This is a predicted structure of a 69-nucleotide RNA (Pistol ribozyme). Its mean pLDDT, the model's own confidence on a scale to 100, is 88. Rfam family: Pistol ribozyme. Rfam links the family to the GO term catalytic activity. The literature on the family includes a 2015 paper in Nat Chem Biol by Weinberg et al., "New classes of self-cleaving ribozymes revealed by comparative genomics analysis".
[in-house]
RNA sequence: ACUCGACUAAACGAGUAUAAAUAGACAUUAAGUUUAGUGCGUUACCACUGUGAAAGGUGGUAGGUUGUA
Numbered sequence: 001a002c003u004c005g006a007c008u009a010a011a012c013g014a015g016u017a018u019a020a021a022u023a024g025a026c027a028u029u030a031a032g033u034u035u036a037g038u039g040c041g042u043u044a045c046c047a048c049u050g051u052g053a054a055a056g057g058u059g060g061u062a063g064g065u066u067g068u069a
Base pairs, nucleotide, nucleotide: 001016002015003014004013005012006038007037008036009035010034011033025068026067027066032040043062044061045060046059047058048057049056
């Protein structure tokens, strides 16, 4: 300097051309490292699709881990 932990900024952390993770204070949660925003993922309900029946897929609505330092 760049890349990565959903995206942007900052923080924390890792790696060196790769894009992961046993790291990111400790646990907990389906809820992803944290805060603010986004509402991407994840959750519930409804409808459509799909099938022998399912699984799965699409859309809508709601909501968007929690606690202790």